[in-house]
RNA sequence: UCGUAGCUUCGGGGCGAGGUGAAACUCCUCACUGGCGGUAAAGUCCGCGAGCCCAUUUGGGUCGACAGGGUGAAACUCCCUGACCAACGGUAAAGUCCGGAUGGAAGAAGCGGCAU
Numbered sequence: 001u002c003g004u005a006g007c008u009u010c011g012g013g014g015c016g017a018g019g020u021g022a023a024a025c026u027c028c029u030c031a032c033u034g035g036c037g038g039u040a041a042a043g044u045c046c047g048c049g050a051g052c053c054c055a056u057u058u059g060g061g062u063c064g065a066c067a068g069g070g071u072g073a074a075a076c077u078c079c080c081u082g083a084c085c086a087a088c089g090g091u092a093a094a095g096u097c098c099g100g101a102u103g104g105a106a107g108a109a110g111c112g113g114c115a116u
Stems, first nucleotide, its partner, number of pairs: 003114002006111005016030004031096002033086002035048004043084002051062004066082005088099003
């Protein structure tokens, strides 16, 4: 230096204003948010995690949404314009409240033994 057991830490954001109503952070108008890796910098491309369903040790399945223009060698990622999407349970119907969750995970950083 490269490879690789093991260990530690970290590892998801957002309802502010007005309206209706007996009651809504759930409806209506405006507002606000965007996990991880890849790649010209991405919620909407490719892949993964979470969530949900089945099996219950590992695993299998499922899983949302973007167009037009511009710059450039290169952008579905940047800039401009206008859109769209967001599990389950609870409750006046929820991406933003409460709950499972002081949980788990993709992964990131570090420590470190061994081998070369």